[in-house]
This is a predicted structure of a 67-nucleotide RNA (transfer RNA) from uncultured Arenimonas sp. It matches the Rfam family "tRNA". It is annotated as a transfer RNA.

RNA sequence: UUGUUAGCUCAGCUGUAGAGCAGAAGACUCUUAAUCUUUUGGUCGAAGGUUCGAAUCCUUCACGAUC
Repeated sequence: UUGUUAGCUCAGCUGUAGAGCAGAAGACUCUUAAUCUUUUGGUCGAAGGUUCGAAUCCUUCACGAUC
């Protein structure tokens, strides 16, 4: 200096937390795989502060990466 958000890889202008993959159920199939449909899953690293409202802004801390 930079990162930390779903099991994994990552998005996300202060105003409903999302996608892909993975998982579950169903359709299709003699069966499996593939394909299609539906769907589950989040203390947004922790603690404070600002704000009507914070994943988002500020401070400190923890951990990782880099100079």

NCBI's taxonomy places the organism under Bacteria, Pseudomonadota, Gammaproteobacteria, Lysobacterales, Arenimonas. The sequence is in RNAcentral, with records from MGnify.